This is a predicted structure of a 1371-nucleotide RNA (small-subunit ribosomal RNA) from a metagenome. The RNAcentral record of the sequence draws on SILVA. Rfam family: Bacterial small subunit ribosomal RNA. Rfam links the family to the GO terms structural constituent of ribosome and ribosome.
[in-house]
RNA sequence: ACGGUGACGGACGGGUGAGUAAUUUGUAAGAAUCGACAUUCAGGAGGGGGACAACAAUCGGAAACGUUUGCUAAUACCCCAUAUCGCUAUUAAGUGAAAGAUUUAUCGCCUGAAUACGAGCUUGCAUCUGAUUAGCUAGUUGGUAGGGUAAAGGCUUACCAAGGCAACGAUCAGUAGCUGGUUUGAGAAGAUGAUCAGCCACACUGGGACUGAGACACGGAACAGACUCCUACGGGAGGCAGCAGUGAGGAAUUUUCCGCAAUGAGUGAAAGCUUGACGGAGCAAUGCCGCGUGGAGGAGGAAGGCCUUAGGGUUGUAGUCUCCUUUUCUCAUAGAAGAAUUCAUGACGGUAUUUGAGGAAUAAGCAUCGGCUAAUUUCGUGCCAGCAGCCGCGGUAAUACGAGAGAUGCAAGCGUUAUCCGGAAUUAUUGGGCGUAAAGAGUUAGUAGGUGGUUCAAUGUGUUUAAUGUUAAAGAUCCGAGCUCAACUUUGAAAUGGCAUUAAAAACUAUUGUACUUGGGUAUGAUAGAGGUAAAGGGAAUUCCCAGUGUAGCGGUGAAAUGCGUAGAUAUUGGGAAGAACACCAACGGCGAAAGCACUUUACUAGGUUAAUACUGACACUGAGAAACGAAAGCUAAGGUAGCAAACUGGAUUAGAUACCCAGGUAGUCUUAGCUGUAAACAAUGGAUACUAAGUGGUGCUUUUCAUUUGUGCUGCUGUAGUUAACACGUUAAGUAUCCCGCCUGGGGAGUACGCUUGCAAAAGUGAAACUCAAAGGAAUUGACGGGGGCCCGCACAAGCGGUGGAGCAUGCGGUUUAAUUCGACAACGCGAAGAACCUUACCCAGGCUGGACAUGCAGGUAGUAGAAGGGUGAAAGCCCAACGAGGUAGCAAUACCAUCCUGCUCAGGUGCUGCAUGGCUGUCGUCAGCUCGUGCCGUGAGGUGUUGGGUUAAGUCCCGCAACGAGCGCAACCCCUGUCUUCAGUUACCAACGGGUCAUGCCGGGAACUCUGGAGAGACUGCCCAGGAGAACGGGGAGGAAGGUGGGGAUGACGUCAAGUCAGCAUGGCCUUUAUGCCUGGGGCUACACACGUGCUACAAUGGCCGGUACAAAGCGCUGCAAACCCGUAAGGGGGAGCCAAUCGCAAAAAACCGGCCUCAGUUCAGAUUGAGGUCUGCAACUCGACCUCAUGAAGGCGGAAUCGCUAGUAAUCCCGGAUCAGCACGCCGGGGUGAAUACGUUCCCGGGCCUUGUACACACCGCCCGUCACACCACGAAAGUUUGUUGUACCUGAAGUCGUUGGCGCCAACCGCAAGGAGGCAGACGCCCACGGUAUGACAGAUGAUUGGGGUGAAGUCGUAACAAGGUA
Repeated sequence: ACGGUGACGGACGGGUGAGUAAUUUGUAAGAAUCGACAUUCAGGAGGGGGACAACAAUCGGAAACGUUUGCUAAUACCCCAUAUCGCUAUUAAGUGAAAGAUUUAUCGCCUGAAUACGAGCUUGCAUCUGAUUAGCUAGUUGGUAGGGUAAAGGCUUACCAAGGCAACGAUCAGUAGCUGGUUUGAGAAGAUGAUCAGCCACACUGGGACUGAGACACGGAACAGACUCCUACGGGAGGCAGCAGUGAGGAAUUUUCCGCAAUGAGUGAAAGCUUGACGGAGCAAUGCCGCGUGGAGGAGGAAGGCCUUAGGGUUGUAGUCUCCUUUUCUCAUAGAAGAAUUCAUGACGGUAUUUGAGGAAUAAGCAUCGGCUAAUUUCGUGCCAGCAGCCGCGGUAAUACGAGAGAUGCAAGCGUUAUCCGGAAUUAUUGGGCGUAAAGAGUUAGUAGGUGGUUCAAUGUGUUUAAUGUUAAAGAUCCGAGCUCAACUUUGAAAUGGCAUUAAAAACUAUUGUACUUGGGUAUGAUAGAGGUAAAGGGAAUUCCCAGUGUAGCGGUGAAAUGCGUAGAUAUUGGGAAGAACACCAACGGCGAAAGCACUUUACUAGGUUAAUACUGACACUGAGAAACGAAAGCUAAGGUAGCAAACUGGAUUAGAUACCCAGGUAGUCUUAGCUGUAAACAAUGGAUACUAAGUGGUGCUUUUCAUUUGUGCUGCUGUAGUUAACACGUUAAGUAUCCCGCCUGGGGAGUACGCUUGCAAAAGUGAAACUCAAAGGAAUUGACGGGGGCCCGCACAAGCGGUGGAGCAUGCGGUUUAAUUCGACAACGCGAAGAACCUUACCCAGGCUGGACAUGCAGGUAGUAGAAGGGUGAAAGCCCAACGAGGUAGCAAUACCAUCCUGCUCAGGUGCUGCAUGGCUGUCGUCAGCUCGUGCCGUGAGGUGUUGGGUUAAGUCCCGCAACGAGCGCAACCCCUGUCUUCAGUUACCAACGGGUCAUGCCGGGAACUCUGGAGAGACUGCCCAGGAGAACGGGGAGGAAGGUGGGGAUGACGUCAAGUCAGCAUGGCCUUUAUGCCUGGGGCUACACACGUGCUACAAUGGCCGGUACAAAGCGCUGCAAACCCGUAAGGGGGAGCCAAUCGCAAAAAACCGGCCUCAGUUCAGAUUGAGGUCUGCAACUCGACCUCAUGAAGGCGGAAUCGCUAGUAAUCCCGGAUCAGCACGCCGGGGUGAAUACGUUCCCGGGCCUUGUACACACCGCCCGUCACACCACGAAAGUUUGUUGUACCUGAAGUCGUUGGCGCCAACCGCAAGGAGGCAGACGCCCACGGUAUGACAGAUGAUUGGGGUGAAGUCGUAACAAGGUA
């Protein structure tokens, strides 16, 4: 050194949380126990004996490992002796030990007693969820005896008894290690159990034992099972939930490091050895703490970027630059403490730290910027791409997406995600609620439980106080200390609360005892009542039957029909039968617990109230479970059935009508006996007790001789304080308090599914989840709406007159057509358009131009230049040629500038789009009477009041009243025209008087009277009178007046609504286009034509048509004009040209009317379309496509269906005249005058509007909202013949290893006894009990899956209807 015997330790330390809801844990106690090592004390150690390893030899096996023979030591093993003492035992008695070594210092050995520390056991209290788990338990509960254990004990066995646990939650199921603590919270509490510490459990899975002081043992052993490995196939080996490390899984978790130097553990007498405990280092911003990435100065506020109102702003003193510093960094110097123990001993580590040198050097990101929430702009995109915690953003101007710039926040981090608590009073003990928002059980009596009147006494249960013990340490708190600070580490202190024990107090609570009468109960008198049950009786009505009278209808409805009736109905009279319900009285009257109860009488019976006394003596209140009653409908059995009447049938209605209406009609409705157990079973309001303003009814009893009163019950209304979100409640509380019970916790899914209980069934009770939404809901407000109500107005209806709708034509729109039939408008449609042959013109075809047909600025050029007669080509535009042929200002001039033109660059142009980007303008409600504000007051608030009410008006007009008082925009008035008068002025208007003149005419002189013109004024205001009305406003009547109650007409259009209309009047943001979507030109089109509609004209005739004659206007217009007289033409018109820039001249004739004549009711002497022919005018030009004239032609049409329009007085109707536009073109439009009516009882109805009120589930506001089936897609769930997996129970079978027991005869054995044989004792073996794995059978529970099936939810704009919201059209 290796191997072995022996001793001690491998039960500590280290790991993990599978199991466990209690043989756990925490805390406080307890008695029937054990202990190696350690400490103390008492005592002892005498004498013998036989083996077995190692070792040697031998044999087997691949190996692991083993066989046989022989030798040997001990503090290994055994025997005898002894017994301070221990144990058994009542005593007597019996029984039980030891080991030596040595370096002479010591270290051990045996017996006993104690200490320390540790371990085992027992008990109280605390310790998650589920009742869709309600009963569980046979060693189960207790006793006796035996056994067993270190120890009490059903721990175990036999016997005996029948117990034990449980709604204060047993059993079962699910989940889970427990605690100190951690985290959140003001706290109460909620969540949690990493690191550190205490306890428990486990060590591949399962059960069992050995050794030992201690284990049923992580790195020990035997067995069974699963898995992995080795094998020579015979057999063996293994257990990282130790430290590192690997694989797998995963969103994710480190080095196969250094050292025993420190602290600790084991062992040893000690040196020492061992120790992945531990001390350290490494990796990871994982967390906490500290530090830095530089500091100071510095404005031409640089460049660049971004924005811009183009000026500037911002990035920004920021940078560059100048001066400075060196934490950090790099290099070098020195260099620890941690060592306790005289020397020596440091893994960390040349680390911390120190000094010096160097140089701003090595060091900034992430998120956000719509609100919450600190911080904004541009571009891109265009409901796309995308964002998003919630609300939400994005559809062409996005502070919300993406990017840039800037800003804000935090910072070696920042943001997201996940989880927990908070906010959340959103499970409410502190600290919520239940009339209508979710929520009072349908009602009662009552068990357990909870709560409970007054007096005295005792006890000391709860309670209070004090002390003691404990509540480990760490953590947390406080005063300090140590690392440069801090994080971190640490000394010391203190406290709440819990549990236990002791002492004290005695008010309250409790218990016991005693007493009381107020709560409760009993007795007596009186009293009201549809209280209940049973029996008997009654009349009216209805239907049916019989008989009489009587005849054609009855019945029913919005209107009808089905139905009944000549076989005699309905109607009416008499008689009879049946069943059901009880008129009037009758009433927010009465009774009852509620449901409910109504003709009268009788019998039985319950409760209430009241009065006055007496008795009892807290006997009370509430009430889980259990119990009883409980409308209607429904069910079972037996009856009954007049009327009514689900289902059903028929008739209507309707698009349909399985409805509403009508005619019938069966269950049922009624009775008896049972069942069901629910209703908007509602006052949507649980019961009891006490207290807290009033007023006014009804109905009982009482007091009182009567009346007024008093007391006490029940039942209503109004209302104070108070309460309430509001509405409302308010002594009958929803107020103030106490006690007890029930119930609620967003909407839907759903009162559904599954399970269980009840039921004959129908159903009832109990009662979820997945999934889905961001709401659902209450009360009140303002609007809007209503097939709600009231009041009022309007040519709204009615009363009238005349039309439209029928015809022809004109014109506009739609549609169709087209190369184009340009566009817009539909609160449009004779509108934009006050006038499309070309032009207009925007459209189409064709031909041309390209910085442009047109504008601005800059630069350059400009004499044969600009311009241009004329010519060529062409449809024209255009292109080409071209005689002739230039300017102004300043200056002496050169020249400069301007104009014209050309070129280039800026740019022009667009009737292209968006009226949903806009301005302006307009329409409409509507000339309707409304719309608002300030202050005050009311309301939590939205809001209200004013503005409503009583009157009145055309009017929110005015008056009165009033918590309102005032004011504004609207109304009215002021403005214009018109009607009367006065005054002024009289030309071109006028002419009374005077004069002159003419056949005649204001023709002339004149005049200023009249008419008229146009300036200024007056006048009308309910001013006056009468009666009414409120001594009001105002309305009625009257007078006067030209005019009378706004004299008539016009202009004038509040706040707002309709994303109303217009980008094509104009203007304008953005987008688009640029040899074209621009511009020029010719031609065409806007004028088309099976059709439909609007607005008009002309008619259909005699109140008329035609012919002839004769009257009377107003308002306008006229020089590119109006044009007279005269002449020509049948006429349109032509010629002509006086006069007139107009109260002077002209257009210009007014027409209807009146007088006379003809026509005589016809498709006409009506009507005039259409067509033919011939003309006139305008115009470059009348073909497409003008107007007019003449002659000829002579259509429809004989007053117009349903429906619909206008108009209330100088209006409708009718008749002409003028003007704008315009070359020409008017049945349209805008104006003018002439003639000139009828009717209005009235507000029921239709339409529109205003005010008040009511309902509302509407607010994009009824063109609103919204329900269900069906069809399609997706999602989760239930059922389902079954299939399958796991957990678990019961019964039985099997029975490894092992303890225990029996046996151990025929196997084996060293110690003791014996001379020996043999004995005692022991081993193997066998048998038995128990028992793991395993197996069979049968249950329970849970999961997965399953053809098919059921409802549910969600989806785009689907289908069918219209159920609900208004009286929702049947509440």